The part of an RNA shown here (small-subunit ribosomal RNA, central domain) has 349 nucleotides and comes from an uncultured bacterium.
RNAcentral holds the full RNA, with entries from ENA and SILVA.
Model confidence (mean pLDDT): 87 of 100.

Context: one part of a larger RNA
RNA sequence: CUGGGCGUAAAGCGUGCGUAGGUGGUUUUGCAAGUUAGAAGUGAAAGCCCUGGGCUUAACCCGGGAAUUGCUUUUAAGACUGCAAGACUUGAAUUCAGGAGAGGAUAGCGGAAUUCCCAGUGUAGCAGUGAAAUGCGUAGAUAUUGGGAGGAACACCGGUGGCGUAAGCGGCUAUCUGGACUGAUAUUGACACUGAGGCACGAAAGCGUGGGGAUCAAACAGGAUUAGAUACCCUGGUAGUCCACGCCGUAAACGAUGUGUGCUAGCCGUUGAUGGACUUAGUCCGACAGUGGCGCAGCUAACGCGAUAAGCACACCGCCUGGGGAGUACGGCCGCAAGGUUAAAACUC
Numbered sequence: 001c002u003g004g005g006c007g008u009a010a011a012g013c014g015u016g017c018g019u020a021g022g023u024g025g026u027u028u029u030g031c032a033a034g035u036u037a038g039a040a041g042u043g044a045a046a047g048c049c050c051u052g053g054g055c056u057u058a059a060c061c062c063g064g065g066a067a068u069u070g071c072u073u074u075u076a077a078g079a080c081u082g083c084a085a086g087a088c089u090u091g092a093a094u095u096c097a098g099g100a101g102a103g104g105a106u107a108g109c110g111g112a113a114u115u116c117c118c119a120g121u122g123u124a125g126c127a128g129u130g131a132a133a134u135g136c137g138u139a140g141a142u143a144u145u146g147g148g149a150g151g152a153a154c155a156c157c158g159g160u161g162g163c164g165u166a167a168g169c170g171g172c173u174a175u176c177u178g179g180a181c182u183g184a185u186a187u188u189g190a191c192a193c194u195g196a197g198g199c200a201c202g203a204a205a206g207c208g209u210g211g212g213g214a215u216c217a218a219a220c221a222g223g224a225u226u227a228g229a230u231a232c233c234c235u236g237g238u239a240g241u242c243c244a245c246g247c248c249g250u251a252a253a254c255g256a257u258g259u260g261u262g263c264u265a266g267c268c269g270u271u272g273a274u275g276g277a278c279u280u281a282g283u284c285c286g287a288c289a290g291u292g293g294c295g296c297a298g299c300u301a302a303c304g305c306g307a308u309a310a311g312c313a314c315a316c317c318g319c320c321u322g323g324g325g326a327g328u329a330c331g332g333c334c335g336c337a338a339g340g341u342u343a344a345a346a347c348u349c
Stems, first nucleotide, its partner, number of pairs: 004320003007303002012317001014201004021194003025088007033081002035077008049065006091191001092188003095184004103177007110154001115149007125136002162169002206247006216240001220236004258316006266294007274286005298305002322349003331342004
């Protein structure tokens, strides 16, 4: 390289937007670039292959043929691809009317609880554990009542429920704002899919500056346990956890399953809006868009997947190629740093 693969064996970029590129619906006409067919020229000789001959054979040598799958010119065809012109509506988008939703941003408000402070009642314990001790408490704790401060998180509802591209999103209200879905008519007329580079977003931890600091809690200190105990358990406790702005750019960023489109038995739920039928309180049925549980065919090494495919196909991208060395070294790029990203080899089994 070919071939084969990527749920779990090596392998889907964390996610999106999008440039180049690749691919692209139906139909008419034209052109003839690709394509197909014919012809001509060329494709040196030798060699390879086939065949005949010459050295006693062979190697070797001589003759003929084939092949040289290519290129150029020319004639023709017009299906398919392309190009040009025109048309269409199913793909895509727009318009109108709806209801659903923890989708996002900002501001304000609320109650429960923890902690702390003040005051009242009240007295000897509280806390903690397997058992204890450190710790707190006669300077009055714990408990309980009233008042106050402050920060963080939002019980029940809550749900194989919802929304979001992913990360993620959960008290209430207001303002601003994104997307999806359903129904209806009309409009544009292929405007589409994918997407190397690129750009943007991206949990937690971490970093910078300034705030904030109730809880919890790396580090740390003490008490236990133990042979030891730099742990598990307990009492404390600082960064951090929270906010604003700026960085970092990684995760078992998982459905370990790239995106888009079409096709392929059924059954039972659930969410959303909607259509129809009936008595119209409501009940039943149907198609659509999600989201779950089974399951036929098929697939799979098996497990399992099974219309939300890991089935049958197409388009495009990414990635894999024995284990270790190693996601490391060196170099480049990025970063304040931590480090990230790209990414080997020797050697070894």